Model confidence (mean pLDDT): 89 of 100. The part of an RNA shown here (large-subunit ribosomal RNA, domain VI) has 250 nucleotides and comes from a Pseudomonadota bacterium. The full RNA is in RNAcentral, with records from ENA.
[in-house]
Context: one part of a larger RNA
RNA sequence: CGCAGAUACUUGAAGGGAGUCGUUUCUAGUACGAGAGGACCGAAACGAACCGACCUCUGGUCUGGGAGUUGUCGCGCCAGCGGCACCGCUCCGUAGCUAUGUCGGGACUGGAUAACCGCUGAAAGCAUCUAAGCGGGAAGCCACCCCUAAGAUAAGGUAUCGUCUGAGAUCCCUCGGAGAUGACGAGGUUGAUAGGCUCCAGGUAUACGCGCGGCAACGCGUUGAGCCGAGGAGUACUAAUGCCAUCGAG
Numbered sequence: 001c002g003c004a005g006a007u008a009c010u011u012g013a014a015g016g017g018a019g020u021c022g023u024u025u026c027u028a029g030u031a032c033g034a035g036a037g038g039a040c041c042g043a044a045a046c047g048a049a050c051c052g053a054c055c056u057c058u059g060g061u062c063u064g065g066g067a068g069u070u071g072u073c074g075c076g077c078c079a080g081c082g083g084c085a086c087c088g089c090u091c092c093g094u095a096g097c098u099a100u101g102u103c104g105g106g107a108c109u110g111g112a113u114a115a116c117c118g119c120u121g122a123a124a125g126c127a128u129c130u131a132a133g134c135g136g137g138a139a140g141c142c143a144c145c146c147c148u149a150a151g152a153u154a155a156g157g158u159a160u161c162g163u164c165u166g167a168g169a170u171c172c173c174u175c176g177g178a179g180a181u182g183a184c185g186a187g188g189u190u191g192a193u194a195g196g197c198u199c200c201a202g203g204u205a206u207a208c209g210c211g212c213g214g215c216a217a218c219g220c221g222u223u224g225a226g227c228c229g230a231g232g233a234g235u236a237c238u239a240a241u242g243c244c245a246u247c248g249a250g
Base pairs, nucleotide, nucleotide: 001151005161006160007159008158009157010156014148015147016146017145020048021047022046023045024044025043026042032037050105051104052103053102054101058099059098060097061096065092066091067090068089069088070085071084072083073082074081075080109143110142111141116136117135118134119133168247169246170245172188173187174186175185176184193239194238195237196235197234198233199232200231202228203227204226209222210221211220212219213218
């Protein structure tokens, strides 16, 4: 830009992905074979690698979470804190992101076939799977499964709304499972979008102060305390304000 305005939901022409392999058991020590050995067909289980999704579990990471601790400087001193030293170092660790973790996948099935195996059957009184005709038959082909998909310019369909009484969209703002920016998605007071607050989950591991015990280091009690980033819920306290807007269909 097109698809004669818009919103939502769709059809699927076409394209892409996937397509793998092994071991064990049963059938069955059966068929077969003198024996040694040892099946087809059919059924089941467990795996390998690969692919996809996810974070309950097991782990990793988690630089504005918690605790401990060294040196030094500062807050006048004690106590308690703060700065710097690779996040100072060490031990743990939520959300998120993750694999070595978890779950799932290849299939089943149908159709047309290849080599090949056949039926009927002449030319050619026989024979012949072929000449007419009809079957069977592959991890392969076409579907079935998953994904994209109407620029499929043959531009599709359905429902609803709308053409100035203007549907819808945008700018702007609060944000995010989205993201370099656009875009996409959730919201903008008729509001839970983000922050705050409250509660909960979860993480650290028993705060400060005070009391008691001890000469003291320290211990015990208050106390699973205190603190706490991203998690869940609730709550309009704060910010998404008011007016005027912009684009918008013969």